[in-house]
RNA sequence: AUUGAACGCUGGCGGCAGGCCUAACACAUGCAAGUCGAGCGCGAACGUUUCUUCGGAAACAAGUAGAGCGGCGGACGGGUGAGUAACGCGUGGGAAUCUACCCAGUAGCGGGGGAUAACAUGGAGAAAUUCAUGCUAAUACCGCAUACGCCCUACGGGGGAAAGGAGGGGAUCUUCGGACCUUUCACUAUUGGAGGAGCCCGCGUGAGAUUAGAUAGUUGGUGGGGUAAUGGCCUACCAAGUCGACGAUCUCUAGCUGGUCUGAGAGGAUGAUCAGCCACACUGGAACUGAGACACGGUCCAGACUCCUACGGGAGGCAGCAGUGGGGAAUAUUGCACAAUGGGCGAAAGCCUGAUGCAGCCAUGCCGCGUGUGUGAAGAAGGCCCUAGGGUUGUAAAGCACUUUCAAUUGGGAGGAAAGGUUGUAAGUUAAUACCUUGCAACUGUGACGUUACCUUUAGAAGAAGCACCGGCAAACUCCGUGCCAGCAGCCGCGGUAAUACGGAGGGUGCGAGCGUUAAUCGGAAUUACUGGGCGUAAAGCGCGCGUAGGCGGAUAAUUAAGUCAGCUGUGAAAGCCCCGGGCUCAACCUGGGAACUGCAGUUGAUACUGGUUAUCUAGAGUACAGUAGAGGGUGGUGGAAUUUCCUGUGUAGCGGUGAAAUGCGUAGAUAUGGGAAGGAACAUCAGUGGCGAAGGCGGCCACCUGGACUGAUACUGACGCUGAGGUGCGAAAGCGUGGGUAGCGAACAGGACUAGAUACCCUGGUAGUCCACGCCGUAAACGAUGAUCACUAAAUGUUCGGCCUUCGGGCUGAGUGUUCAAGCGAAAGCGAUAAGUGAUCCACCUGGGGAGUACGUUCGCAAGAAUGAAACUCAAAGGAAUUGACGGGGGCCCGCACAAGCGGUGGAGCAUGUGGUUUAAUUGAUGAUACGCGAGGAACCUUACCUGGGCUACAAUGCCUCUGCCAGUCCCCGAAAGGGGAUGUUCCUUCGGGACAGAGUGCAAGGUGCUGCAUGGUUGUCGUCAGCUCGUGCCGUGAGGUGUUGGGUUAAGUCCCGCAACGAGCGCAACCCCUAUCGUUAGUUGCCAUCAGGUUAAGCUGGGGACUCUAACGAGACUGCCUCCGCAAGGAGUGAGGAAGGCGGGGAUGACGUCAAAUCAUCAUGGCCCUUACGCCCAGGGCGACACACGUGCUACAAUGGACGGUACAGCGGGUAGCGACUUUGCGAAAAGAAGCCAAUCCCUAAAAGCCGUUCUCAGUUCGGAUCGGAGUCUGCAACUCGACUCCGUGAAGUCGGAAUCGCUAGUAAUCGCAGAUCAGCCAUGCUGCGGUGAAUACGUUCCCGGGCCUUGUACACACCGCCCGUCAAGCCAUGGAAGCUGGGGGCACCUGAAGUCGGCCUAUAAGCCGCCUAGGGUGAAACUAGUAACUGGGGCU
Repeated sequence: AUUGAACGCUGGCGGCAGGCCUAACACAUGCAAGUCGAGCGCGAACGUUUCUUCGGAAACAAGUAGAGCGGCGGACGGGUGAGUAACGCGUGGGAAUCUACCCAGUAGCGGGGGAUAACAUGGAGAAAUUCAUGCUAAUACCGCAUACGCCCUACGGGGGAAAGGAGGGGAUCUUCGGACCUUUCACUAUUGGAGGAGCCCGCGUGAGAUUAGAUAGUUGGUGGGGUAAUGGCCUACCAAGUCGACGAUCUCUAGCUGGUCUGAGAGGAUGAUCAGCCACACUGGAACUGAGACACGGUCCAGACUCCUACGGGAGGCAGCAGUGGGGAAUAUUGCACAAUGGGCGAAAGCCUGAUGCAGCCAUGCCGCGUGUGUGAAGAAGGCCCUAGGGUUGUAAAGCACUUUCAAUUGGGAGGAAAGGUUGUAAGUUAAUACCUUGCAACUGUGACGUUACCUUUAGAAGAAGCACCGGCAAACUCCGUGCCAGCAGCCGCGGUAAUACGGAGGGUGCGAGCGUUAAUCGGAAUUACUGGGCGUAAAGCGCGCGUAGGCGGAUAAUUAAGUCAGCUGUGAAAGCCCCGGGCUCAACCUGGGAACUGCAGUUGAUACUGGUUAUCUAGAGUACAGUAGAGGGUGGUGGAAUUUCCUGUGUAGCGGUGAAAUGCGUAGAUAUGGGAAGGAACAUCAGUGGCGAAGGCGGCCACCUGGACUGAUACUGACGCUGAGGUGCGAAAGCGUGGGUAGCGAACAGGACUAGAUACCCUGGUAGUCCACGCCGUAAACGAUGAUCACUAAAUGUUCGGCCUUCGGGCUGAGUGUUCAAGCGAAAGCGAUAAGUGAUCCACCUGGGGAGUACGUUCGCAAGAAUGAAACUCAAAGGAAUUGACGGGGGCCCGCACAAGCGGUGGAGCAUGUGGUUUAAUUGAUGAUACGCGAGGAACCUUACCUGGGCUACAAUGCCUCUGCCAGUCCCCGAAAGGGGAUGUUCCUUCGGGACAGAGUGCAAGGUGCUGCAUGGUUGUCGUCAGCUCGUGCCGUGAGGUGUUGGGUUAAGUCCCGCAACGAGCGCAACCCCUAUCGUUAGUUGCCAUCAGGUUAAGCUGGGGACUCUAACGAGACUGCCUCCGCAAGGAGUGAGGAAGGCGGGGAUGACGUCAAAUCAUCAUGGCCCUUACGCCCAGGGCGACACACGUGCUACAAUGGACGGUACAGCGGGUAGCGACUUUGCGAAAAGAAGCCAAUCCCUAAAAGCCGUUCUCAGUUCGGAUCGGAGUCUGCAACUCGACUCCGUGAAGUCGGAAUCGCUAGUAAUCGCAGAUCAGCCAUGCUGCGGUGAAUACGUUCCCGGGCCUUGUACACACCGCCCGUCAAGCCAUGGAAGCUGGGGGCACCUGAAGUCGGCCUAUAAGCCGCCUAGGGUGAAACUAGUAACUGGGGCU
C1' cells in the first nucleotide's frame, strides 16, 4: 500500500459496487422450460337463458379448459470448482470433418397405402403404473413416380425426396365440399455463406531426484473394422521399437486465462465480483434420442443416503432463485415485475422466463455531504496542574448577530416507451384497386422500480462524534493510584515507593462516520542478487588429477542468413490500466474515441557481430633435435653408526629413574668395560623461508625401468585449445582382512608415584600397532583455511636452475622460490606481478544461530564407518575484524618496612576496654583491608534515644491574636517524684496607650534519636601523597579511538632533557605556608647576669646592664652555586672544598580525575513516607555494667640490664578565680583545718622519671608478680547498693618469655622513662592528644609474598577472574527418532464373479429370446507405498 475479510468500541444521510473463502455437507416448501388449434383427432364442468312429462333437454359459455398424437425447444440461459499437471488452458498455426434454426442461389413439392395414441369397455395393483379388446386423424409412418445438381462405382452402371396449412379471388368447371389462380408460411434435394462444433501440431503453463529408469497396444507397418472426420481409436499378422538427466515414470499440490494486489522497474503473490475456455451435476458405469448430449431440473443399471408402503413394491437428487439445518471468526429476502434488455415457441396477438430489471438486509469497500457560521475577555464557573505568584482547558462556553445543506414537513414532478393496435396513404407482389409485406401520417396506447430523481413550502441551531495513541522507532506530558504485584509489550523493553511505558484523570496528537486489533499478500529485503550479492579470516573453493556431455574459444577471405536488426501484413476478444473528451450539481460511477497489449506467425530486406559451410594462416597448443637440475616414482642389491638381545673376558655393589621418590634390574654377579655373534628398523653431519611432485608426499649408497619440468636454436603440424555436471584414478595417519616380520618405540593393560581423588600429566614394564607382500577403507586444521586457465598493471632486495654479454665489479633475459612496499582492493587486519588489483571463460559451493552433518531413506564398505542429507521445536541473536579497559599461576622496567637483614611486640597469664554470642522486661549505628580503647574528648541521677510503672493532651519550648491579673516564692497535707489540694501573698517598668511575666481561649504554626545513607546536601574513610587524570587546536583512522601522555635517558615525581605529527594548556608533583636546626638586626619585662657597685646564712636579692641565654618580629642562608670524573643534555658519582645545615636538611599542613550505590537521615540540613489522648511530652526506679564462651586493642608482669631502701641531678608542652593553691599544723596515708600569692615569662599545679651515688636481696613462684578477697578509711556529689576513684592494714592467684600464625619500626627513629592537657562535680584514663629525657641495631639485595606505576602480549571477560563457562546427575514442560504390534488410506498386479448397455453371432415376418467379448461394482490373494497410534526406549530443546 492492499483485502470477498473477521473481531472490539462507536454510528447522521446519500450515490456506486460487493456479500458461504468453511461441508462438491444434507435438504422441508414454493418457483426456475416451455410453446404451437395457422399440423391432427377428441373435448368437458360449474354458470346463464329457454323449454320441460320435473327424469331431463336445447342454446350460449366454447370448439373454451383439458389431456393425447405431432413439430420446435428442454445441448441455450443459470450454478459450482470436486476432478484435472493435461493439447486442460494461453498463444500461433494446420487439414481429414459436421452443422437445426438464419442468409443467398438452383430445382422441385405428382400419385397412393396401412396403422396408432387420445377415446370407449373390461381386468390387475395400496400406489407408481399397467394389460386386453374395439374405433379414429395428421405437417406421425411406409412404398410408387420423378432426379439438373447429389451419393456410390470395378467407370459398364447403380441408388435415393417431399406435406401440407392459412389468407384472398375475376373468369372456367363442379358431386357445391371444392377444383383452379395467387400471396405467404411450412416441406424435399443440392451449392455457397455466416455463426457454431469436433480433430491435429509448435511454444509456454507448479513442487519433489531422500521418485532413475518407464513402456507389450507399448512404437511403427500392412489388411480389415469403426467415426462426421485423421489416427493403435479397435482388431489380426509382421518388425522391435518408443520415452528419459533439456528430468521420463512415480508422489504431492492445483481448474486455466484476460486480469487483480504490490513494486521505480524486473519481479513476487493471486485467479472473489465482470468476461473467455474447460470440467462437473448424490457416487460410479452406460448408451438412447437428436443438427448438437453420452444430457443439472431426460433414460437404464449398480452403490450410499432419505422418504412412502397394504411389505408385494415404489419415489427422490437446490454445485438454479429464495429458504432450512449443520460446519464456521464469517457472508443477505422463502420480496416485486416481465415495464426495459435478452432467450424459447408461435404467422401474429401472446404465453413462458428466480436469465434479467428492480426493491429489501449489512459502514463490507470506494466516493460525496452534514453535525453549524461570525462575533464574543469578566480570560466566568467547574475540572486539572502549581514554585501558591499563577498557568491551562480557552473564543472554547455563556451572551449577541446570522444561515438552513442533509434529515423532518407541504405541494408539484421529468426520463427510462421503442413497440403494439386502429384508420388513412404510397410502393412492392399479383390477373387483381383482395390478401400480404414495407415506408409515412393521424389517433390510441404499455412503468416493477415509485410516496422515483429533481424542484418547492414551513419551522428551528434545531435531530446528528467517535476511536486509537502520547518511553524511542513515531506526531503528542503532567498528576494521582499501584509497588517485579496488578498489568503492558510490534521490536528494544517498562513495573522491586517519587513509573511521561501498568490503571484512572486533566491536557495533547492523529484520523474521522468511522477508528483500532487480528489474519493475509507485496514492498522496504541488493535478505535467492536477470536487472542486482557473495565464497583467505564473517555462511561458502570438491583433498588432488585425468576426462565424457555441455559451456566458452586465435587470424584472413568467401558464402549462407539460424541467432541479431529494420519495414510491412495478420493476429494479440470485450471489459480493465493509461490519455483526450462527454453524462450524473462534484466525485466514486457510467460512457465515446485513442493509445497500449512489450507476444506469436507470415513476408520483404540488411549482414557488422555470433553460429553453419568452404578455403587459407601461425602468434595459442603440440612434435622433432641438443643440453640441464632434482629426497619425482617403481624394483633389486649394498653400507656404516647406534639401540637391543645372546655368548664370552675383566670387575664389584650397586644400577636405573625423578622435582623428590618408588615400582623395576642386580651377589644365581647387574650397571660399567673389552671381544664376538644375531636381528630388525631408521638413515646423523651435508641440510638451506634449498630441490622435486597434481595433491597426499619424497632424504645413506649403487644399478636397472620410468613420469614430468626448464633452457637453446632451427624445422614441422595447423586451433589440434580452456574448463569440466555425471564418470574414473590417486589419496597422510589411524583402522580392517590374509600371510610374514618384530630391534627400538608404544594405544590397551599392570605396577610405582603425585593428589582430597588421579581411570591423567611423571616413572618401570608392556600387547596390538608401527615394518614387508597382497586386498580394503577414502577420511584430516587433506590449509596458502585462497578452484582451474589466459591477459594486463610502479619498484627494491635475497635465493635455486638455465642461456647471453662482460671492463670480471657486474649487466640483460627465462623458469621457480622468499622478503619489503606503490597504485588499487578490503569491514578491518591485511593482500599487493606467486593479488585478496583490473578484465575474460568454465566448474564447485553459501543464504541467521542451535537442533545437526543428526534422523529417516538410498548407495558404498567385512566392519569401523563414509557419501547424500531434512523436519518439528527453540533463541534474538550467533559470527568477523578492530578499539578502550580489566584480568593472566604472560613478558620487560620500576617503587613501597613489601620481602630480606635487624630491634621490640601480639598470639600463652591476670586485669582493663571494645566486639560477637548468650541472657534479659530492657537501645541504635560502625562489620575484610577501610568495624572492634570506633561515634563516646569521660552512662551512679542527668546524659538516655531502651524497659517497668505513674501522669499530660494544643501541648515541655517558641511566634502572632483575644481576655484576665497576677505569677513566682513560702508553709501544710497526699504522693516515689512529676503532679494535685489548701493557706499565705497582691510584683516590676511606663511616654499611662501599654509592656514584661503568668493563666485561659482560639486558629495558624507544633513535636518525633520513627523509616529510607539504595531519593539527597554536607562531612568522612580507602586506593594514596600513588603519579597520575584530562582538554583545545592540528594530524591519523569509515568508526570506536589514537597521537600528544609512546620511545632513549633521568628523577621521589607525567621531575627534567633529547627525539618525535604534534603544538600548547589545565587539575595533580614541586614551590609558595607553619614548626625546627645556624647567624644577624630590632626590642629588653614578669625573662637573663659577663663586666661594675651594694648586700645576705643563702638566693639577680638590689643599683645597674643588653654583652650572653631567652622571648618574638623582621631578615640572611642551600642553588648541584664551585672543583674532579661520567654523560649530547637533563642529571649522576666523590668520608672533594666551603658551610650550622648538601643534594627534597628533618617534621607538619596540603589528598588530582575517579573507585567502593563505602560510612553517616543518631552532629546538622533535607525530599518522600509514617505517628498525632501518641512512635509526642514529664517523672521515679531499673537497664546500657549481666556471663558456660570466642575475637580485637591495650596495661602489668614473669625479674638481677632487676626489686626494695636511702641520698642526689637535669626538662619541655601545657593548665589555673564556682580555679590553681604555696606555707604552717594534724593524720602512717588518702586527706583535713587554717591560709600567702596569682586573671599568670611574676604566684600555683611542679615531685619530673629513667639516670647517678651507696646499701641489701642471690635465682626461688622469690624481698619477682600483683590479681582476688577481708577489714578500716578519705574525697566528690541530692545520692557511691546495683555501679565511683583514692588511702591504710592484711591476703598474695595465674604467670618462669608464650603453638600455628601475626604486627610495628630505617634515626633523634625503634625501644624505654616520666610530664601535661581536653572531656570532667567525681571517675571506672591502662584510652586519646601532645611534650620532653635516655637512646640503638640492620638494609647483601629485589628471586619470592603483598600493594602500586609504565610499556607490551593473549582474551570467548566488560557486574570486567569474586568474570565467563563445559559435561553428567536431580526435577518440570515441549516437540521428535526407533519400536513388538494395532488401525486407516490411495494406487498397482493376479484370479473369481459380473448389472445395465453398445457391438458381434444365432433364431426370427417384426418384436421378444439365447450366446459371446468388454465392463461399473463385489470378492479373494501376495507384495509395495503412505498416514495415525503404542508398552518400552534414544538423543534434543527450554526452565

Predicted 3D model of a 1439-nucleotide RNA (small-subunit ribosomal RNA) from an uncultured bacterium. It matches the Rfam family "Bacterial small subunit ribosomal RNA".